[in-house]
């Protein structure tokens, strides 16, 4: 797009159409085929007359004309249906000299004389019906004999014609006809009139029969046939033919697909399609075929007959059980199947058709109405106004905004329905009446045929239609809104419930689900769902493909077919042209018309791309003649090969054997063991023996069709190359089946057997190790004969011709230059290689050896898996092989190429990364942090680096989120409104642990209005350290201060992308420099900022003191300077500037002057794009969910401080480079007024009393400390180490028990340098010393500064981390914490195979034989004809009898298909589970094909 549908939700109307797709399954009931009295006899009801009567009726003439018969015709059509059929069954063109045709038509002729039955009727029987018998007695357009015979038939001979099949012409001989009925007239003789009848030609319509051609699929159907095929003869038909019989003869079909299974009516034409195609055959229309199934003939013009007949068989029905009836796949309707399809209507009025002279009669054909939205077409459901943009719903950022002019309302209009009313067309022929022409006749009766008029006739129907009134009044739904695809929000739900065509939606903010609101579509339909054809170039004729995506046959010979060089000439099958003739009508198309339009319907055209026939061209093709030489093939010369197949024959090597020599270990690995040797191994020498394989030459070199092929020698052979007369003349190419070859493994048999080696044993290795390694070793590997027949059998590239730019090897042949000389240089064949132009390809790549442009031929492909399986043939000794499906599943599988990211791949380079070194942790106690375990609570977060002295720069109370316990509910704290009351606070009293709670005292401005403050109360705003860092902001940790990440416009490529960024140097640096189809930019680095490190100016207090002056014991302590330290503002200097060397003259390195200071001077600040769903919702912030007399708040005590363990992180130690005590010397950088706190005094001391000074370069903290000098200890659990523990103090603080910190006596535990591992640090660095600071009332071994003292090493990048750039692999991209294989268990789906069992079909043998044709017979029976006076016979029929064929059945026995089958067998799915780790990187043994063995399993 389309449907004879259906199915869900919906339905207002009309017009055309359509309407058992399934059970051709079974049917109740009515109807669907009759008519003719003008073919015949005879006649019921009724009607009239007349006799008769027993009144009941009967008889008879006469009219009537029912129901039956006899007879003609029709019943063969018309209606249905699609079940067989694969066929001349059906289109198309033909053909019949092989035929038939009732009723029509035309033409011409005839109808003479007889004669006998019979049904109805009646009688009588029989039977339960259905019917049947028997008697008697009649008709006829019934039957039957004669006669005639133009013509007609048949034999016979003749003429003549022919396409040689046969046809015409006239001869003789036989042989064959009939039927009346009727209106009128009649002079009753008859005439006539119409209609029928017979013979024959003719035609018209219909059939039959052969033909060519076309139209389905399956070879896992390859052979099929005995009346077959074909002659003769006979014999049947309407006709011709093995159609059917004897006889003869061996044919006939078949890969151009017979035969045998499946499936089917064809066909004009539907439907789709841009054709070509593909599907489809329902209504219409042709043509076949059935009529319950199987057979069969009858009548008949037609029939093997749907509503006829006989048999059989099933079914159903009636029965008195003897026996009969019956066939809707006619219309209706009924069960019944089914997802599904209507009325048991109405008329012959219309068209048609039987029949009749004809009026009519019949006609479920036909018109027609009814039901179905089933389809297709029109029509309505209103229209125009109408903003307070009402209500109301919904969204919301609360401001609105959307349904929305949509309603309301105001104004208009009436389709369609509904009502009243009017009302058709269809109908005019035929017959009749009236008129009037012929014609027939004596006739202006009669009748026949026409003209003109006129009245009846309608099933639909009171319907189309027209007309009024009334009124917006009765009339809209479905699907759909993530993209494909037009149309977006709430809210619920929370991988649930659900959707879903494909892709996917759903795990708490779902435009995907469900409901709302909003839109979009489409419209009385709207969506599913089913089937088709389109997109599908996705089966590719038009119009595709095969190196790697699925696809070249493993290789050759060669059959049949397909294809073929040049040049004449015939010829015309293909071919083109041109007329004809056929291609039915309906449909499609165009044009005009007819329903108001349209669907629908009518007319004209014009197509119908086809088929035959005739004419006519001859280029190409074919055919048929005849040359030709250039394709091909022969010939002659040569040379060049691991070409092949036999037979000898070398030499080095393994091995074993046997002697010498020799001694103790050989062998073997990553390392070792089994193995072997002291019975002499290995090693070494010498002889033998045997089998197999040929180093070196040797090579992307040679041969060969392909598998393949190597010492060297003979015989034996193929086949390519090159040269060159000649020779033949397309003799060619490719090949479907065929047919031979074919690596290894593998089989059968006989041999053989060195080495090496499945299987096996053994020894390692491992978690195991059925392997990888080692020791051993058998089939095998060889040799001959015979099989198998595959490979990654490959260039993943079929064979053949022809053509298309080049460059450079190389192997064989030849030619030519040059030269004294070709091996060298030039160049032609043929072969093999590499690189690359044009074009080709998806790229990757291929490119004169095409994967190029073209031809010819063959073979193969048409998602993956499932399978190269399973069945089925076939072929092998057997493994197998070659053919080769299909359920079911999947949404992919795959190729080439990019980007990453990996890798037990590769190169280069960084980095306290390793490596030299220094010092630490791991071991002890102690601190502090987690884990864990406890516990009412031990609140919470943080977890590899990159959590763990980390949130917490301070948990006793508070902090506190945690726990128990006790209050409080607008609430501990604020804001807005509104109302009450007048107090609240403080204070006192009680209660209480506090928190509070209860009572006491208690207002204030203002004249008033009213306010101010506090309470309580009502209310909008609360709180919430509850949850979700996976909804976020904003912080931050990392990788990492590593060098990187990117963009613009360009070029490159289909694309993704790629250049740029890659190279060559250089650097701390994608830092410069060269180069470069790439120019530019960015954000990073760098610098620019801060200190630090040198000098200069300025600035001088509270900081200096050099000089000057005063002055102490002594001091910048005063006067005075500001020069110097300093302070703290400015500015200079450092750029590879200079010099020399290296280097591509370059960047840049190296070295050196100068300089405080050199190559980034040292140190901070700063951390690109981005990764980690890194951390945080407990810092703040914030959606969302939850909570509200509690998850909130307040309080009080408790806990975060717990403790068998385990870990990080530190302190302090183990001492002599120490410890003790004494005494002395230098800092830097910060604090300090709720503070820092001097001097002075008191305690041992911690601290206390005090309180000058100082808001600070002014006073204070403040003594630095190690270091120096003196002493002292003397290697020891110590004058080392201080845990622990007592006891007494001291300080903060509301308060130090749980739980602070200092100090004093005492006490004096582990620890003697610490395993495996492990951390930090490259110079003012480590190490190692003390200061000070934030928090803080206290509280530091932790964190943030701060100076003092101050080393050792760095050969160097192999290896460990990590990182960077450039390559390579990939089967990864959630990116090696990838992905992924097979076993095994479990559920669950299909299929194979299975002893078998059940169906259909069908094939052969025999058996059976109804019915019925046909034959023979026919002694029973017999009217017509014949003989005969008659009996009676005679033909000649009948019954009946036999036989030929035969249908159903029956019985044995195949075939083949289908179902089902205990168990089996694998295989697909499914979430996880289980054993390993086989592939992917060099996958940790490179992987992979074939083979073979092995083995839980991938596998070895």
């Nucleotide at each position: 797009g389309a449907c004879g549908a259906a199915c869900g939700c919906u339905g207002g109307c009309g017009g055309c159409g359509c309407g058992c797709u399934u059970a051709a399954c079974a049917c109740a009931u009515g109807c669907a085929a009759g008519u003719c009295g003008a073919g015949c006899g005879a006649g019921a009801a009724c009607c009239a007359g007349g006799c008769c009567u027993u009144c009941g009726g009967g008889c008879c003439u006469g009219g009537g004309g029912a129901a039956a018969g006899c007879g003609g015709c029709g019943a063969a059509c018309g209606g249905g249906u699609g079940a067989g059929u694969a066929a001349c069954a059906c289109g198309u063109g033909g053909g019949c000299a092989a035929c038939c045709c009732a009723c029509c038509c035309u033409u011409g002729g005839u109808a003479c004389c007889g004669g006998g039955a019979u049904a109805g009727c009646c009688c009588g029987g029989g039977g339960a019906a259905a019917c049947c018998c028997g008697g008697a007695u009649u008709a006829a357009u019934a039957c039957c004999g004669g006669a005639u015979g133009g013509c007609c038939c048949a034999a016979c001979a003749g003429c003549u014609c022919u396409u040689c099949g046969g046809g015409g012409c006239g001869g003789u001989u036989g042989g064959a006809a009939a039927a009346g009925a009727u209106a009128g007239c009649u002079u009753c003789g008859g005439c006539c009139u119409u209609c029928g009848a017979c013979c024959a030609a003719g035609g018209a319509c219909g059939g039959g029969c052969c033909c060519g051609c076309g139209g389905c699929g399956g070879a896992u159907u390859a052979g099929c046939u005995u009346g077959u095929u074909g002659g003769u003869g006979a014999g049947g038909u309407a006709a011709c033919g093995g159609c059917c019989c004897a006889c003869c003869a061996a044919g006939g079909c078949g890969a151009c697909g017979a035969u045998c299974g499946g499936u089917a009516u064809c066909c004009g034409g539907c439907c789709u399609g841009a054709g070509a195609g593909g599907g489809c055959g329902g209504a219409c229309g042709g043509a076949c075929a059935c009529a319950c199934u199987g057979g069969g003939a009858c009548u008949g013009a037609g029939a093997c007959a749907c509503g006829g007949c006989c048999c059989a068989g099933a079914c159903u029905c009636c029965u008195a059980c003897g026996g009969g009836a019956g066939g809707c796949a006619g219309c209706a309707a009924u069960g019944g199947g089914g997802a599904a399809u209507u009325g048991u209507u109405c008329g012959c009025a219309a068209u048609g058709g039987g029949c009749g002279a004809a009026a009519g009669c019949c006609u479920g054909a036909c018109g027609a109405c009814g039901c179905a939205a089933c389809g297709c077409c029109g029509c309505g459901u209103g229209g125009a106004g109408g903003a307070c943009g009402a209500a109301g719903a919904u969204c919301u950022u609360c401001g609105g905004g959307u349904c929305g002019u949509a309603a309301a309302c105001u104004c208009c209009u009436u389709u369609c329905g509904a009502u009243c009313g009017g009302g058709a067309c269809g109908a005019a022929u035929g017959a009749u009446c009236g008129g009037u022409g012929a014609c027939c006749u004596a006739a202006u009766a009669c009748g026949u045929c026409g003209c003109c008029g006129g009245a009846a006739u309608g099933a639909c129907g009171g319907u189309a239609c027209c007309g009024a009134g009334a009124g917006a009044a009765g009339a809209a739904g479905c699907c759909c809104c993530g993209g494909c695809u037009a149309a977006c929000u709430c809210c619920g739900u929370g991988c649930c419930a659900g959707c879903a065509g494909c892709c996917g939606c759903g795990g708490u903010a779902a435009u995907a689900c469900g409901g709302g609101g909003g839109g979009g579509g489409c419209a009385a339909g709207c969506g599913u769902u089913g089937u088709u054809c389109g997109g599908a170039a996705u089966u590719a004729c038009u119009g595709g493909g095969c190196g790697u995506a699925a696809a070249g046959g493993g290789c050759g010979c060669g059959u049949a077919g397909g294809c073929g060089g040049c040049c004449u000439u015939c010829u015309a099958a293909g071919u083109c042209a041109g007329a004809c003739g056929u291609g039915a009508a309906a449909u499609c198309c165009c044009u005009c018309g007819g329903c108001u339009c349209a669907a629908c319907c009518g007319a004209g055209g014009a197509a119908c791309u086809g088929c035959g026939u005739c004419u006519g061209a001859u280029a190409c093709u074919g055919g048929a003649a005849g040359g030709c030489u250039u394709g091909a093939a022969u010939c002659c010369g040569g040379g060049a090969g691991a070409g092949g197949g036999a037979u000898g024959u070398g030499g080095a090597a393994u091995u074993c054997c046997a002697g010498g020599u020799g001694u103790a270990g050989c062998g073997g690995u990553g390392a070792a063991a089994u193995g072997c040797g002291u019975a002499g191994a290995u090693a070494u020498c010498u002889g033998g023996a045997g089998g197999a394989a040929c180093a070196c030459c040797g090579g992307u070199g040679g041969c060969g069709a392909a598998g393949g092929c190597g010492g060297c020698a003979u015989c034996c052979u193929g086949g390519a190359c090159c040269g060159g007369c000649a020779u033949u003349g397309a003799c060619g190419c490719u090949g479907a089946g065929g047919c031979g070859c074919g690596a290894a493994a593998g089989c059968u048999a006989g041999g053989g057997g060195a080495g090496c080696a499945a299987a096996c044993g053994g020894g390692a290795u491992u978690a195991g190790a059925u392997a990888c390694c080692c020791c051993g070793g058998u089939a095998g590997u060889c040799c001959u004969a015979g099989c198998c027949c595959u490979a990654a059998a490959c260039g993943a590239u079929g064979a053949g011709u022809g053509c298309u730019u080049g460059g450079u090897g190389u192997g064989g042949c030849g030619g030519g230059u040059a030269u004294c000389g070709a091996u060298c240089c030039c160049u032609g064949c043929c072969g093999u290689g590499c690189c690359g132009a044009a074009g080709c390809u998806a790229a990757c790549g291929c490119a004169u050896u095409a994967a190029g442009c073209a031809c010819u031929c063959c073979g193969c492909c048409u998602g993956g898996g499932g399978a190269g399986u399973a069945c089925g043939g076939u072929c092998g000794c057997a493994a197998g092989g070659c053919u080769g499906a299909a359920a079911c599943u999947c949404a992919a599988a795959g190729g080439a190429a990019u980007u990453g990211a990996c890798g037990g791949g590769g190169g280069c380079c960084c980095g306290c990364a390793c490596a030299a070194g220094c010092g630490g942790u791991g071991g002890a106690g102690c601190a502090u942090g987690u884990g864990g375990u406890u516990c009412a609570a031990u609140u919470c977060g943080a977890c590899g680096c990159a959590a763990c002295g980390c949130g917490a720069a301070g948990a006793a109370c508070c902090u506190u989120a945690c726990c128990c316990a006790g209050g409080c509910u607008c609430g501990a704290a604020c804001g807005g409104g509104g109302a009450g009351u007048g107090a609240c606070a403080u204070u006192c009293g009680g209660c209480g642990a506090a928190a509070g709670c209860c009572g006491g005292c208690u207002u204030c401005c203002g004249c008033a209005a009213g306010g101010a403050c506090a309470c309580u109360c009502c209310u909008c705003g609360a709180g919430g350290u509850g949850c979700u860092g996976c909804a976020u902001g904003g912080c931050u940790g990392u990788c990492g201060u590593c060098a990187g990440c990117u963009c613009g416009u360009g070029u490159c490529g289909u694309g993704a992308g790629a250049u740029g960024u890659u190279g060559g140097g250089u650097u701390a640096a994608g830092u410069c420099c060269c180069g470069c189809a790439a120019c530019g930019a960015g954000c990073g680095c760098a610098a620019c900022c801060c200190u630090u490190g040198u000098c200069c100016u300025c600035u001088g207090u509270u900081g200096c003191c050099a000089u000057c002056a005063g002055g102490u014991u002594a001091a910048g302590c005063u006067g005075g300077g500001c020069a110097c330290u300093c302070u703290g503002a400015g500015g200079a200097g450092a750029c590879u500037g200079c010099c020399g060397g290296u280097g591509a003259c370059a960047a840049a390195c190296c070295g050196g002057a100068g300089g405080a200071a050199g190559g980034u001077g040292g140190g901070g600040a700063u951390g690109a794009c981005g990764u980690c769903a890194a951390g945080u919702c407990a810092g703040c912030a914030u959606g969302g969910c939850c909570u509200u007399u509690a998850u909130g708040u307040c309080u009080g005590g408790g806990g975060c401080u717990a403790c068998a363990c385990a870990c990080g992180u530190g302190c302090u130690a183990c001492a002599a480079u120490g410890g003790c005590a004494g005494a002395u010397a230098c800092a830097a950088a910060c604090c300090g007024u709720c503070g820092c706190g001097a001097u002075a005094c008191c305690g041992c001391a911690a601290g206390g009393u005090g309180g000058a000074g100082c808001u600070a370069a002014u006073c204070g903290g403040a003594g630095a400390a190690a270091g120096u000098c003196u002493g002292u200890c003397u290697c020891a659990g110590u004058u080392c180490g201080g845990a622990u523990u007592g006891c007494a103090g001291g300080c903060u603080g509301c308060a130090a028990c749980u739980c602070g910190c200092c100090u004093g006596c005492a006490u004096g535990a582990a620890g003697u340098u610490g395993g495996a591992a492990u951390c930090g640090c490259u110079a003012g660095u480590a190490a190692u010393c003390g200061c000070g600071g934030a928090u803080c009332a206290g509280c530091a071994c932790g964190c943030c500064g701060c100076g003092g003292u101050g080393a050792a090493u760095a050969c160097g990048u192999u290896c460990c981390c990590g990182g960077g750039c450039c390559u390579u692999g990939u089967a990864c991209a959630c990116a090696c914490c990838g992905c992924c294989c097979g076993u095994c268990a479990c559920a669950u789906c299909a299929c194979g195979a299975a002893a078998g069992c059940u169906g259909g079909c069908u094939g052969u043998a025999c058996u059976a034989g109804a019915a019925g044709u046909c034959g023979c017979u026919g002694c029973g029976c017999u009217a017509a004809c014949c003989c005969g006076c008659a009996a009676g016979g005679g033909a000649g029929g009948c019954a009946g009898g036999c036989g030929c064929c035969u249908a159903a059945g029956g019985u044995a026995u195949g075939g083949u298909u289908a179902g089902u089958g205990a168990u089996u067998g694998g295989g697909g799915u499914g979430a996880a589970g289980u054993c390993g780790u086989a592939a992917c990187a060099a996958g940790g043994u490179a992987g992979c094909u074939g083979u073979a063995g092995g083995a839980g399993a991938a596998c070895c």